[in-house]
RNA sequence: GCGCUUGUAGCUCAGUUGGAUAGAGUAGCAGGUUCCGAUCCUGUUGGUCGGGGGUUCGACUCCCUCCAAGCGCG
Numbered sequence: 001g002c003g004c005u006u007g008u009a010g011c012u013c014a015g016u017u018g019g020a021u022a023g024a025g026u027a028g029c030a031g032g033u034u035c036c037g038a039u040c041c042u043g044u045u046g047g048u049c050g051g052g053g054g055u056u057c058g059a060c061u062c063c064c065u066c067c068a069a070g071c072g073c074g
Stems, first nucleotide, its partner, number of pairs: 001073007010026004019057001028044005050066005
């Protein structure tokens, strides 16, 4: 330098061909349980979906560009 993959909650990830409120686990917080903890149960908080632009009635999803990480080729 060229090609491919990935980027979504503090962390690990799902979101399947565009369709309306963006989810799970874990963590955090509150409560229950307990003599007190751990475990377990309930509730709850948390995201400009890597940045910017475009297409569309509508974009995490498609297109362009940039950034970051990984792999391969030279």
This is a predicted structure of a 74-nucleotide RNA (transfer RNA) from Neptunomonas qingdaonensis.
Taxonomically the source falls in Neptunomonas (Bacteria, Pseudomonadati, Pseudomonadota, Oceanospirillaceae).
Its Rfam family is "tRNA".